[in-house]
This record gives sequence, structure tokens and C1' cells, in this order.
RNA sequence: CCAACUCUCGCGGGAGAGACCCUGCUUCGUUCCUGACGGAACUUCGCAGGGAGCCGAAGGCGCAACCGCCCCGGAAACGCUCAGGCAAAAGGACCGCGACGGGCUG
Repeated sequence: CCAACUCUCGCGGGAGAGACCCUGCUUCGUUCCUGACGGAACUUCGCAGGGAGCCGAAGGCGCAACCGCCCCGGAAACGCUCAGGCAAAAGGACCGCGACGGGCUG
């Protein structure tokens, strides 16, 4: 100096499963009753609590093909769903491109 791999960062792509149900509160609005104060019902946005159902590609855990330095260890896109998620947003394993860089090898 170059190359491969990897870490970090940036950009792009990126699936699955309900905008589920019930209760309470509340903003805007509508309807009805009342002489008036006020009351009742409905709808919509938001918040809180509860209930089952579903998904798996953050993470986590388990088995294991396989691999190794074979005492033992590393291991999935498989499985479990603790966590997370089920409109949008966010996140997202993984893939591609890039880069002032860090690590290891040639």
C1' cells in the first nucleotide's frame, strides 16, 4: 500500500399477526326531554384498567445438523414465546452500497 473478514457509523430494501372485545373518564359534535337550571342517549379523538386470540426477523432461552483447540466449547432463518410486536409511525433478523476509521489474517 492492497485484499478478505469483522466491528462501528451512514444510506437503501426489509416479513408476519386485530386499527380485536369489554368497562370507566374526557374534548368536539348530533338527537331527545325541560319554562329554566339541568338530564339522557349516540358518535369521534385521547387516556386508564381488564380479557382472551394471534405473530416472530430486536433481545433471551432450548434442542441440534454441523464445526473446532474435541477436557469441553461454538452453533440456526428450527423450536419456545419471557420480552417484544399485531393501522400508521417507530422497531426489525437479514441483504446491498458506502466510509475519517478500529481489530484480525494474507
Molecule: Glycine riboswitch aptamer
Organism: Phenylobacterium sp.